[in-house]
Molecule: c-di-GMP-I riboswitch aptamer
Organism: Acidobacteriota bacterium
RNA sequence: UAACCGAAAAGGCAAUCGCUCGUCAGAGCGAACGCAAAGCCGAGAGUCGUUGUAAAACAGACCGUCCGGCUGCCGAA
Numbered sequence: 001u002a003a004c005c006g007a008a009a010a011g012g013c014a015a016u017c018g019c020u021c022g023u024c025a026g027a028g029c030g031a032a033c034g035c036a037a038a039g040c041c042g043a044g045a046g047u048c049g050u051u052g053u054a055a056a057a058c059a060g061a062c063c064g065u066c067c068g069g070c071u072g073c074c075g076a077a
Stems, first nucleotide, its partner, number of pairs: 005075002012035002016031006033064001039070004044066002046062003049058003
């Protein structure tokens, strides 16, 4: 120094619950179960919502499901 690995510390994200907002999927805020990619990009597969008898449509929503691409913190044993 790198890989494996995961003690400590710093920073980051935020399941779930509560409150508020939204017709809904969901969003914001607070607390905090967890996460080394639970970072970014893609809405590709997927899930969900609304409308519709259905096919389907949406400048609807989500991914802490999968996939592809690009990056990436610290250093005890």